[in-house]
Context: one part of a larger RNA
Formats: sequence, structure tokens, C1' cells
RNA sequence: GAACGAACACUGGCGGCGUGGAUUAGGCAUGCAAGUCGAACGAGAAAGUUCUCUUCGGAGAGCGAGUACAGUGGCGAACGGGUGAGUAACGGGUGGAAAACCUGCCCUUCAAUGGGGGAUAACAGUUCUAACGAGCUGCUAAUACCGCAUACGACCUCUUGACCUCCUGGUCUUGAGAUGAAAGAUGGCCUCUAUUUAUAAGCUGUCGUUGAAGGAUGGUUCCGCCUCCCAUUAGCUAGUUGGUGGGGUAAUGGCCUACCAAGGCGACGAUGGGUAGCCGGCCUGAGAGGGUGUCCGGCCACACUGGGACUGAGAUACGGCCCAGACUCCUACGGGAGGCAGCAGUCGAGAAGCUUCCGCAAUGGGGGAAACCCUGACGGAGCGACGCCGCGUGAACGAAGAAGGUCCUAUGGAUUGUAAAGUUCUGUCAGAUUGGGAAGAAAGUGCUGGGGUUAAUACCCUCAGUAUUUGACGGUACCAUCAGAGGAAGCACCGGCUAACUCCGUGCCAGCAGCCGCGGUAAUACGGAGGGUGCAAAGCGUUGUUC
Repeated sequence: GAACGAACACUGGCGGCGUGGAUUAGGCAUGCAAGUCGAACGAGAAAGUUCUCUUCGGAGAGCGAGUACAGUGGCGAACGGGUGAGUAACGGGUGGAAAACCUGCCCUUCAAUGGGGGAUAACAGUUCUAACGAGCUGCUAAUACCGCAUACGACCUCUUGACCUCCUGGUCUUGAGAUGAAAGAUGGCCUCUAUUUAUAAGCUGUCGUUGAAGGAUGGUUCCGCCUCCCAUUAGCUAGUUGGUGGGGUAAUGGCCUACCAAGGCGACGAUGGGUAGCCGGCCUGAGAGGGUGUCCGGCCACACUGGGACUGAGAUACGGCCCAGACUCCUACGGGAGGCAGCAGUCGAGAAGCUUCCGCAAUGGGGGAAACCCUGACGGAGCGACGCCGCGUGAACGAAGAAGGUCCUAUGGAUUGUAAAGUUCUGUCAGAUUGGGAAGAAAGUGCUGGGGUUAAUACCCUCAGUAUUUGACGGUACCAUCAGAGGAAGCACCGGCUAACUCCGUGCCAGCAGCCGCGGUAAUACGGAGGGUGCAAAGCGUUGUUC
């Protein structure tokens, strides 16, 4: 000098864009943060209101409504969001390999979607319990569950041939045998068929379901190189190193197991200890390098602590389950409930870091055929001079060089100083009783027309036109109008380094200080005042840290 997720002192007008729990991975009240689908399925209210009957007590029917709340089932919940504890590791970076692998939803292509069965929740009844909840009996549905049939591919066994490579081998091909699948839902129509004038066992559209191949996406595994400090850590290792058989996995492998052999690593630093998430980047520097990893992006790990598996295409699962532990809460003392390192918020510790805000309008995600629903992701607003940037606090003229202050060689002069007053203007920002007012909106829906599909002008898909609807921010930005210099300057320093000097007070005291040093009666060094200097000033100085 530059920089910072900074803090502190003094001061503080406005705006834009960023940024804001670095310490206790400490504890958490409260609310929200993951649902959705009735076009998979069975069941199915109430309030209210209208009408009818009435013995005026009430009863019934319609609407509400096949709505709400529950339940079965599907998909999602493994994404998105947070944190950096652990980890010195194939964790990360980079370059390769998988002839050793998996991949829901999505895209392309091929082949199918036949025919049956038995349950069960919801519900009803009942039992136990303080609660959480649990049991028994009976009924019922499905795209829930289970057999059967079929098999273009597929997989397995045997078999024929060809081509290729990277060692194990791979790809294609002939034939035989064996194994294994499915589910429907919802629109439209009458060309064919059957009844007959509109229906379906018919035709057709859309979404699904099953088998298979390829792709895409996402993941898994292996390898080369690189990846902090300590040798005042020198030896370490028995599943250890290798082989064979077996198991396990999507898959290779001591990954696991039985047996066999005795290996394997190490001064090119093993082992041990300490520290640490890694990178793109960021800061500094002419560069080389040094430091660093906050925000944003990629990867990894974690979710009260430790362990475990289940479900699933995918988890060994933050807002799932089980066990143990610590802690908190409820309890009828028998037993239960919980997990903010999600968004806000609270306590604690700390020098120190924000609103218990608005909205799904946009972008993106989940579900759905869609309308739509959900979304503390996200979009916005709020708070903080925490940072960067921009603007303003007026401009021109104005000498009686006013008054006052300060200083001096003191009837006077110097300085403050064109500074003020005064005159003439301007109108940024802030303000206002004013007026106008965005872009961010594309979609969606209705209608018309063209094209595709089809038997079809229907339905559906798609394109164009047209109409209409949708904005949290926000009556915000911005524009115009009004008024009026009005509301808006500080901080540090002035002995040398280092730009800037005098007076008074104090008297080795009080104090200053980054280094040298200053102060003991004339202190440019302490305190005050006047004056000056610096800061590309709404900041300035100090402290801390890095180069």
C1' cells in the first nucleotide's frame, strides 16, 4: 500500500447492487418447510336451505354433494434446502478403464395386454387402556394380492459357423430343450356385426400395464499422477499378503468364509501423532510465489450420540423404522412423546451477524389427462454505513476586506476571509394537499380456420387468428407539477519518519507514544483554543488477520 463474512470509538442525508451466526455440530417454546391423484377403488356425512305431512313433539323428500373428513392403491417423499462435526482418504482434482456393472420417470423401435381365484382396510359391532394405541367378530372393492394360459425378444443348458480384440474374452449366427408376464381407466362414433334408432361384446382416440432392444440421464467400481505439519513418531502387519473351493453383490475384489503357502509395507518416510472437508475460485504480488476456501458453482460427509436393517429404480433415508444412551416433556407411575446443522424466531457463550414479513405473479420441482393443488426452493419486501458504486449537503457575483475570535513588534497590523451579510439564480436528493404510471405475462380458457388421426365433419393432437383471464413486489420504478437554499459534515492528524504552527494551562505531575522519544517554568511532542494539513469524506480513525 492492498484486502476482510470483521469488531470497537466518534459521526451519520439519499439511492442501487451485493452481503450478514466465522464462537457452542450448544439447548430449543411456537408456526410453517412434501404432498398429490375421484380419469385406480369401495364407502360416504353435517351445518344450512326449499318443499310436503304433522298428534305441533317431530317425520320425510330435494339441494348442499357424490362435496368434506378418513381408508385401500399409485407416484413423489433418495430431489430441493442446511451444516462442516468427522475424514490425510481413490475423499477431492485431473486423466483413463469397466471385455466386472445398475438405471424409476423420459425418447425411439418391436411384440403383447387372454382367462380365473381368494382375501383385506375403510365400515358395523365389541373388548382393553390415563394416554399413545392395541385386540376380536362380521361385510366389501380395485391399476392391491395370487395361480393358469401364451412367449417376438430375454435368461439358462447343449449345439453350428463367422468375425474381432485388450490377458481373463467379446459380438453376430444355426438348431434342440427348459424357465418366466400383464391391468385397466376415460372420451367419441355408428363404417362393419348384433339388437334395433340409440346402445355394445363393434370401431376409434388418449392415458396406462407387460416382455425386449437401443438411447439419454443419473449412479457404482477400479487405476496412473497430485493433494498440510512432526523423525524430539523407525519399524508396522495374522484376514495380515497371495492361492484354491464356496458364499455374497448390480458388479470386480480377503468383501466374507474353509483350507493351503509365508508373505505384504517401509528413509522415494511405512506405522504413529497433530491439524484439516477438497476444488473451480478469492486476496496479495510485476511475476514467481505466499495466504485462503465466506457468498456462487461441482464433489464428499453428516442430520441429538452410537449401532442396525426394512421399503424401494435409487437410502443404509435431516422433517421414515428398530435397538441402546444422554437430555427434555406428559403420566392415573403401569407406560408414552420428542429431535431447527430447513425458514423465521428464542436462550446461552461471545468483540460479533437480520423479520416469528408478503407471494406462488415469474423461474424451477412433485402429483394430476387437465383444471388445479403443494412448494420458508424461489421471487420479493424488511433490518444492519457490513462492503462496493453513484448522488447531494448549493451556484454566480459580492471588500465596508464588517462584527466577533485568535495572534503580534499592539493609537496600528496580520489572520479567519469571498468566508459571512447582501444581490441574482438553480432545483438533484429528501418533502407534498397534486396528477399520470410501467416492463417483468409466456402460458391457461372460449370461439373460428388449416393440418394430422379415423369409417367419420365427432373426440383427441397440433398450428394460426381472435376474445378473455392471471402481478407478491406496488400505486413501486419512472414522468409531470408545487414549494423553497430551505432538511443534510464529519473524523483523524500537525517534533522527525510525514503534508500541516502559534497562544494559554501544566511543571518528570497530569499525561503522550508505531519507532526515535516528549514532559523537571518560556513544551510546535501533555490538555484546551485559534489556525492549518489529510481523507477522489458519509465516513474517518483504532484493533485484529493475510500478502
The part of an RNA shown here (small-subunit ribosomal RNA, 5' domain) has 547 nucleotides and comes from an uncultured prokaryote. RNAcentral holds the full RNA, with entries from ENA. Its Rfam family is "Bacterial small subunit ribosomal RNA". Gene Ontology terms of the family: ribosome and structural constituent of ribosome.